The RNA shown here (Bacterial small signal recognition particle RNA) has 97 nucleotides and comes from a Woeseiaceae bacterium. The model forms 96% of the base pairs in the Rfam consensus.
[in-house]
RNA sequence: CGUCGGCAUCCCCGCGACAGCUACCCGUGAACCCCGUCAGGCCCGGAAGGGAGCAGCGGCAGCGGUGACGCUGGGUGCCGGGGAAUUGCUGGCGCGG
Numbered sequence: 001c002g003u004c005g006g007c008a009u010c011c012c013c014g015c016g017a018c019a020g021c022u023a024c025c026c027g028u029g030a031a032c033c034c035c036g037u038c039a040g041g042c043c044c045g046g047a048a049g050g051g052a053g054c055a056g057c058g059g060c061a062g063c064g065g066u067g068a069c070g071c072u073g074g075g076u077g078c079c080g081g082g083g084a085a086u087u088g089c090u091g092g093c094g095c096g097g
Base pairs, nucleotide, nucleotide: 001094002093003092004091005090006089007088008087009084010083011082012081013080014079015077016076018073019072020071021070025065026064027063028062034059035058036057037056042051043050044049
């Protein structure tokens, strides 16, 4: 110097941990100012019927718990595959000084 490798660097594709978020599920869930249904009572009506509507019940919001085979992230991983640059280090072989 050439050539074949390895590591560091960069890019892409994946895998797994870690962190965060969320679906599902469970609990709670409002005197009234959320929804629905509204016993009783009240109001209108001659009546039929109608109206507003408290409690109760059911539920949403909210709160708490659990939490992914979901989502996001990173100088996460003595991980995997492919590619790029020819920069640095290093190993083998060959040639020359």
NCBI's taxonomy places the organism under Bacteria, Pseudomonadota, Gammaproteobacteria, Woeseiales, Woeseiaceae.